This is a predicted complex of two RNAs, RNase P RNA and transfer RNA, with 414 nucleotides together.
It holds a member of the Rfam family "Bacterial RNase P class A". By type it is a ribozyme.
Model confidence (mean pLDDT): 76 of 100.

RNA sequence: GGAGUGAGCCGGGCGAUCGCUUUCCGCAGGGAAAGAGGAAAGUCCGGGCUCCGCAGGGCAGGGUGGCCGCUAACGGCGGCGCGGAGCGAUCCGCGGAAAGUGGCACAGAAAACAGACCGCCCGAAAGGGUAAGGGUGAAAUGGUGGAGUAAGAGCCCACCGGCGCGCGAGCGAUCGCGUGCGCAUGCCAAACCCCACCCGGAGCAAGACCAAAUAGGAGGGUGAGCUGCCCGCUCAUAAUCCCUCGGGUAUGGUCGCUGGAGCCGGCGAGCAAUCGCCCGGCCUAGAGGAAUGAUCGCCACCCGCAAGGGCACAGAACCCGGCUUACAGGCUCACUCCGGCA
RNA sequence: GCGGGCGUAAUUCAGCGGUAGAAUGCCAGCUUCCCAAGCUGGACGUCGCCGGUUCGACCCCGGUCGCCCGCU
Numbered sequence: 001g002g003a004g005u006g007a008g009c010c011g012g013g014c015g016a017u018c019g020c021u022u023u024c025c026g027c028a029g030g031g032a033a034a035g036a037g038g039a040a041a042g043u044c045c046g047g048g049c050u051c052c053g054c055a056g057g058g059c060a061g062g063g064u065g066g067c068c069g070c071u072a073a074c075g076g077c078g079g080c081g082c083g084g085a086g087c088g089a090u091c092c093g094c095g096g097a098a099a100g101u102g103g104c105a106c107a108g109a110a111a112a113c114a115g116a117c118c119g120c121c122c123g124a125a126a127g128g129g130u131a132a133g134g135g136u137g138a139a140a141u142g143g144u145g146g147a148g149u150a151a152g153a154g155c156c157c158a159c160c161g162g163c164g165c166g167c168g169a170g171c172g173a174u175c176g177c178g179u180g181c182g183c184a185u186g187c188c189a190a191a192c193c194c195c196a197c198c199c200g201g202a203g204c205a206a207g208a209c210c211a212a213a214u215a216g217g218a219g220g221g222u223g224a225g226c227u228g229c230c231c232g233c234u235c236a237u238a239a240u241c242c243c244u245c246g247g248g249u250a251u252g253g254u255c256g257c258u259g260g261a262g263c264c265g266g267c268g269a270g271c272a273a274u275c276g277c278c279c280g281g282c283c284u285a286g287a288g289g290a291a292u293g294a295u296c297g298c299c300a301c302c303c304g305c306a307a308g309g310g311c312a313c314a315g316a317a318c319c320c321g322g323c324u325u326a327c328a329g330g331c332u333c334a335c336u337c338c339g340g341c342a
Numbered sequence: 343g344c345g346g347g348c349g350u351a352a353u354u355c356a357g358c359g360g361u362a363g364a365a366u367g368c369c370a371g372c373u374u375c376c377c378a379a380g381c382u383g384g385a386c387g388u389c390g391c392c393g394g395u396u397c398g399a400c401c402c403c404g405g406u407c408g409c410c411c412g413c414u
């Protein structure tokens, strides 16, 4: 210098004027402070919170899927194992197909409890032996070599592969060593399914409190709750109980509501994800159909000779941890391979 | 806020994982003096898009875009 791999960050700045929302100060005119994001998005997962009766068992349904850990939890993250791709940095994949059911078009003899088209061999023929070779296909019943045979074949032998058992290492996935078996097990579970583990339902319009007003009425009753079903459980039990119907309402006010699994730095534990300290500092939207805007000046960046134009994706609605998707332009760090020079 | 469904030819719809079909429409020819009807033939497709599973995907899985519907 070139080609890559993996992480992370920024994503306009300053000022003036006029507005908007919330809070605070002021008797008042008014003043002061704060005011979108890395994804606020999609709502794809998980949790907090709240109510339903704190929800027990089974079935159904849904989800996850190498192992260990982290975590409030996860389908997230970290480390490790095995397999694959790459010269490499690095990236991708992951339970079970020797429980069962099912599928494998066309081609091909045969697509899996078997079977034999051509070929080879025995035989006069009938018939029989064979699975080496040919050909089909995405896939053909372990592979290579030898011995053997009428021809052949794990029929036998060596090596490789596979499976079982034992011992050892490891928490474990798994690995190493030894030994046995000629080999029985084609592929598909993002087909049904099996195994292990997890999941009660609803959602802040959840829900709680306060005040006022009409006004209470009609109908029905062995039911109601358990929010897919059953068991089981709980409640009320004959009217002082329960259910249904009808009017109004984007809801009268307050709370929930934002200070929290919070952010930054330091130290410590750990390979890391992460956790701890009670060490130092910080407070940063909380509206209620929804504010966060507009104009101007200077500067920065991009295009253009100039005049001038442009400046991404996008907009909080109970909160948080992830994932995914969108994003003009720019920056940083670590690592790999190749080439050159010293 | 919570959930469900759909996207296939110009249109309306089919489509057990194995070459994408039907009806209507369109074009050409035949028939007719001409038109319609009828008969024959033909053109029509990024299966919304991007990945993955599989030998093979309209179909299965994930993401994404658009449209429609329901509950509160």
Base pairs, nucleotide, nucleotide: 001338002337003336004335005334006333007332008331009330010329012299013298014297015296016295017294018293020035021034022033023032024031025030037313041324042323044322045321046320047319048318049203050202051201052200056231057230058229059228061199062198063197064196065195066080067079068078069077070076081094082093083092084091085090095194096193100192101191102188103187104186117134118133119130120129121128122127142160143159144158145157146156161183162181163180164179165178166177167176168175169174207255208254209253210252217245218244219243220242221241222236223235224234225233262282263281264280265279266277267276268275269274301310302309303308343413344412345411346410347409348408349407352366353365354364355363360397368384369383370382371381372380390406391405392404393403394402